[in-house]
Predicted 3D model of a 696-nucleotide part of an RNA (large-subunit ribosomal RNA, domain II) from Attheya longicornis. The full RNA is in RNAcentral, with records from ENA. Rfam family: Bacterial large subunit ribosomal RNA. It is recorded under the gene name rrnL.

Context: one part of a larger RNA
């Protein structure tokens, strides 16, 4: 892990609704007796439910209760109940199934291990040499006594090391040789040493040189049995088929936030309305009214803000003894004026859309309400739009309206729940089209005029661009422009001053005449100065357009990132297989559409009266989850009847038929039972539960 068998809404009770049937102003028996073949029947009027209620009761009664009295309350003036089956639900029960850590109780454990206790036991072999004795007429003190040398002794939780306890480090082992060991290294090894035997101490207890550490491979409360199927808002699993509809992930309240409970959404029954439709509903569209302060806008009110002016008042300084007043200003300002500003908690204003009503008009016929019953569901995702919270982050979070997904396959976006086009009942190698495409991958296409050279297309801004095209406007040119060549650019003069020098060109002050086609008392480069190259402005040569500003498209730089192209899916693509802009074709889906088939649901209409068949119209995607209608399994009646040794069930295989559970029918094999039709009961259906037992 595979394979098989097992493996989960069950039983009793009361109740409440539907629906069956029975009797019916009634309805019905339980215990218990007779009685039977197991279930029968009868018998049995205790008690229950209704038919009248009100009050706490006497008690009154269609009332009735309070209260002096009434009003109010409840009850009538509307309705038939009962009891049996049978379904679904609820309550109580272990209540669909497995699953705790725990809790209480009663025992059993100290052969392990922790502490004591009693009673023995072991400790090779080496070393160190403490007190102490005894000697000296050695010292040193009056004594006592101390030193000193020699002797003698043999202490110690002393050392060094076997045996014995321990278990320091590494390495192997890790499904192990072992559920804590092997190897080497290692501690202690006469002590608070090791150890043998018997014995005490027991579970909220014990024992602990204290680690929560041991208490039988269990220990922050053993172990074993019982309460016991504790409990479990939590995880996991809950077994054939097919058909009709088809949600929610929201409000509220919750010791509530992974539950629940009403409300909203769902299911089915049944009613109501309508059916002679200008009647209601539902959805567009116009009409025509109605509330309202968002977007926008403003600035008349608050709040904040900018600049100018005008200025009370403070503040500082003069005169004043002081005050009081006058006068003055580097300050500082209320408020006024003017001119220009923002505002989700400003508004003199003020839409569009929605909303709510009201009339006309289309459309489809199906849509709305109650009422009972049964659910789910209250963890929502993303995508546009209009906000909030954040950083105008976020696949973030919170609302609000819409969609998709969730519960929706199909085509498109390379691949991609939520984008886009579409909503799958079945079959069909048929048509037509949607998004979205036509160069191959890969069905299917060309055309016409232009732009782009950048592989832009196939990456983002500010910013830059004699890229390139299209458009506009201004200058200016055959009186020769613009750019290039080839010349010329002079004299007064080195203007004046200043200066060590100052000669166009350090710097100040003028910046004028004069020859010319033309030439600044000089626009730059250079000398110390000067000199020397341009230059402006001219002549010639040349020759037709040149210079400038503006917009619009396309382009190009701006453009850095982590394995290795690496943002057109690839290939590749240049008058295009890129971009504009027009045309005209095709392709392309489970969409419509044809052709045939099944079901549902209304309706007509035949009719064998059987929701049988016919024909019309609409429909059949589906998760939770409601309703319906079936298939198969085991038992029992139906059956002392049918089948079966001329071959039961079961097994293999194969074929046919049905929508589907599934039926049948044949070989083969099997060797004694099977179970048609109609009922009925249910230990009635597995693929998952880290399900349970076997094989393998």
């Nucleotide at each position: 892990a595979u394979c098989a068998a097992c493996a989960a809404g069950u039983u009793u009770a009361u109740u409440u609704u539907a629906g069956u049937g029975g009797c019916a102003a009634g309805c019905u028996u339980a215990a218990g007796c007779u009685g039977g073949u197991u279930a029968a029947a009868g018998u049995g009027u205790a008690g229950g439910c209704u038919a009248a209620a009100a009050a706490a009761a006497a008690u009154u009664a269609a009332g009735u209760u309070u209260u002096a009295a009434a009003a109010u309350g409840c009850u009538u003036u509307a309705a038939a109940g009962u009891c049996u089956c049978u379904a679904a639900a609820a309550u109580a029960a272990g209540a669909c199934c497995c699953g705790a850590a725990a809790c209480u109780a009663a025992g059993u454990g100290a052969u392990c291990u922790a502490a004591c206790c009693a009673u023995g036991a072991a400790c090779a072999g080496g070393u160190u040499g403490a007190a102490u004795u005894u000697a000296a007429u050695g010292c040193g003190g009056u004594a006592a006594c101390g030193c000193u040398u020699a002797u003698u002794g043999g202490a110690g939780g002393a050392c060094c090391g076997a045996a014995c306890u321990c278990g320091u480090g590494u390495a192997u082992g890790u499904a192990g040789a072992a559920a804590a060991a092997u190897a080497c290294u290692g501690a202690g090894a006469u002590g608070a040493u090791u150890u043998g035997u018997g014995g005490u101490u027991a579970g909220g207890g014990g024992u602990g040189a204290a680690a929560g550490g041991c208490u039988a491979a269990u220990c922050a409360a053993a172990c074993u049995u019982a309460g016991a199927g504790a409990u479990a808002g939590c995880u996991g699993g809950u077994u054939u088929u097919c058909u009709g509809c088809g949600a929610a992930a929201u409000c509220u309240a919750u010791u509530u936030a992974a539950g629940u409970a009403g409300a909203g959404c769902g299911u089915u029954u049944a009613a109501a309305a309508u059916u002679u439709a200008u009647a209601a509903c539902u959805u567009u569209a116009u009409u025509u009214g109605a509330a309202g302060g968002u977007a926008g806008a403003g600035c008349a009110c608050u709040c904040a803000a900018u600049a100018a002016g005008u200025a009370a008042g403070g503040g500082g300084g003069a005169c004043g003894u002081a005050a009081a007043g006058u006068u003055u200003u580097a300050c500082u300002a209320a408020a006024c004026u003017u001119a220009a500003u923002g505002a989700a908690a400003c508004u003199c204003c003020g839409a569009a859309u929605a909303u709510c009503a009201u009339a006309u008009a289309a459309a489809a016929g199906a849509a709305u309400u109650u009422a009972a019953a049964c659910a789910g569901a209250c963890a929502g995702a993303c995508u546009a739009u209009a906000a909030a919270u954040g950083c105008u982050a976020a696949g973030a979070u919170u609302u609000a309206u819409a969609g998709u997904c969730a519960a929706a396959a199909g085509g498109g976006a390379a691949a991609c729940a939520g984008c886009c086009c579409a909503g799958a009942u079945u079959a069909u190698u048929a048509a037509u089209u949607a998004a979205g495409g036509c160069c191959c991958u890969c069905a299917a296409a060309a055309a016409u005029a232009a732009u782009u050279a950048a592989g832009u297309g196939a990456u983002u801004a500010a910013g830059a661009u004699a890229g390139u095209g299209a458009a506009a406007a201004a200058u200016u040119g055959a009186a020769c422009a613009c750019a290039g060549u080839c010349g010329g650019u002079a004299g007064g003069u080195a203007g004046g001053c200043u200066u060590g020098g100052a000669a166009g060109c350090a710097g100040c002050c003028a910046u004028c005449c004069u020859u010319u086609a033309a030439a600044g008392a000089a626009a730059g480069c250079g000398u110390a100065a000067c000199a020397g190259c341009u230059c402006a402005c001219u002549g010639a040569u040349c020759u037709a357009g040149c210079u400038u500003u503006u917009u619009c498209g396309c382009a190009u730089c701006g453009a850095a990132a982590a394995u290795g192209u690496a943002u057109a899916u690839g290939g590749a693509c240049u008058a295009a297989a890129a971009u504009u802009a027009u045309u005209u074709g095709c392709c392309g889906a489970a969409a419509u559409u044809a052709u045939a088939a099944a079901c549902u649901u209304a309706a007509a209409u035949u009719u064998u009266u059987g929701a049988a068949a016919u024909u019309u119209a609409a429909g059949u995607g589906g998760u939770a989850g409601c309703a319906g209608a079936a298939c198969g399994u085991u038992c029992u009646g139906u059956a002392a009847a049918u089948c079966u040794a001329a071959g039961a069930a079961g097994a293999u295989c194969u074929a046919u038929a049905u929508u589907a559970a599934u039926a049948u029918a044949g070989a083969u094999u099997g060797g004694a039972g099977a179970a048609a039709u109609c009922a009925g009961a249910a230990g009635u259906g597995a693929g998952a539960a880290u399900g349970u037992u076997g094989a393998u």